[in-house]
Context: one part of a larger RNA
RNA sequence: CUGGGCGUAAAGGGCGCGUAGGCGGUUUACACAGUCAGAUGUGAAAUUCCAGGGCUUAACCUUGGGGCUGCAUUUGAUACGUGUAGACUAGAGUGUGAGAGAGGGUUGUGGAAUUCCCAGUGUAGAGGUGAAAUUCGUAGAUAUUGGGAAGAACACCGGUGGCGAAGGCAGCUCUCUGGGUCCCUACCGACGCUGGGGUGCGAAAGCAUGGGGAGCGAACAGGAUUAGAUACCCUGGUAGUCCAUGCCGUAAACGAUGAGUGUUCGCCCUUGGUCUACGCGGAUCAGGGGCCCAGCUAACGCGUGAAACACUCCGCCUGGGGAGUACGGUCGCAAGACCGAAACUC
Numbered sequence: 001c002u003g004g005g006c007g008u009a010a011a012g013g014g015c016g017c018g019u020a021g022g023c024g025g026u027u028u029a030c031a032c033a034g035u036c037a038g039a040u041g042u043g044a045a046a047u048u049c050c051a052g053g054g055c056u057u058a059a060c061c062u063u064g065g066g067g068c069u070g071c072a073u074u075u076g077a078u079a080c081g082u083g084u085a086g087a088c089u090a091g092a093g094u095g096u097g098a099g100a101g102a103g104g105g106u107u108g109u110g111g112a113a114u115u116c117c118c119a120g121u122g123u124a125g126a127g128g129u130g131a132a133a134u135u136c137g138u139a140g141a142u143a144u145u146g147g148g149a150a151g152a153a154c155a156c157c158g159g160u161g162g163c164g165a166a167g168g169c170a171g172c173u174c175u176c177u178g179g180g181u182c183c184c185u186a187c188c189g190a191c192g193c194u195g196g197g198g199u200g201c202g203a204a205a206g207c208a209u210g211g212g213g214a215g216c217g218a219a220c221a222g223g224a225u226u227a228g229a230u231a232c233c234c235u236g237g238u239a240g241u242c243c244a245u246g247c248c249g250u251a252a253a254c255g256a257u258g259a260g261u262g263u264u265c266g267c268c269c270u271u272g273g274u275c276u277a278c279g280c281g282g283a284u285c286a287g288g289g290g291c292c293c294a295g296c297u298a299a300c301g302c303g304u305g306a307a308a309c310a311c312u313c314c315g316c317c318u319g320g321g322g323a324g325u326a327c328g329g330u331c332g333c334a335a336g337a338c339c340g341a342a343a344c345u346c
Stems, first nucleotide, its partner, number of pairs: 004317003007300002012314001014201004021194003025088008034080001035077008049065006091191001093187002097182002103177003108172002110154001114150008125136002162169002206247006215241002220236004258313006266291011295302002319346003328339004
């Protein structure tokens, strides 16, 4: 390279945007470097193959033929393909009208709970556990009532519910803003798909600077448990968790399933539209789920939201360990990330 694969055996990039490249709808005309056909030249000899010949045979030698699957030139063909010019509307997009949503940024604000502070009532316990103790409390705790402060998170609604490319997103409100859906069809006229590099986004933890700090809580301290207990349980508690700005760039970043397009039995539930019906219901788009036919699969299972049948483009895999290590490079303040071996061994 050919070939085989990637839900769970090794293998889908965490997710977008997009450059080069690859691939690309219907139709007409023309052209022809791809493609196809013919001709000519060349494709040394030896070797190989076929039919003969010569050494007693064979190896070996030798004659003729074939072949050398290639390249160049030239003459044609024009279906496919490419190019040029023109046309089209089924792909893509724009517009009118509707309507859903925790999609994103910002502003203000609400109630419950928690902790703390002040005051009242009130008295000896409270707290915690398997049981205890550390701890808090006669300097008045726990409980309860009233008032105040602070920070963080939003019960019910709430739903195999919705939105988002993914990460993710939930009290209410203001404002700015992205995307998607449906209906009618008006416009445009292939403007498309994918995407090596590149670039942006990217949970938590962590880092830097400045704030904030109620609760929770790595580290740490103490009490228990235990043979021990650097744990599980308990009492405390610092970073952190929160905000602003900047970095980090990783996750079981999972549907462990890349993106796009087309084709292929049905049933049930559900979200948002439209049409019809008006009594249940029915039809049709776009989503979210549960079963299942064919088919697929090693099996489990998947099954119109495919893991079926096909095509296009990208990424990735090639026995286990060594090892996501070493070295080197790039990035980072650091932590480290990305790219990523070999010896050896089974």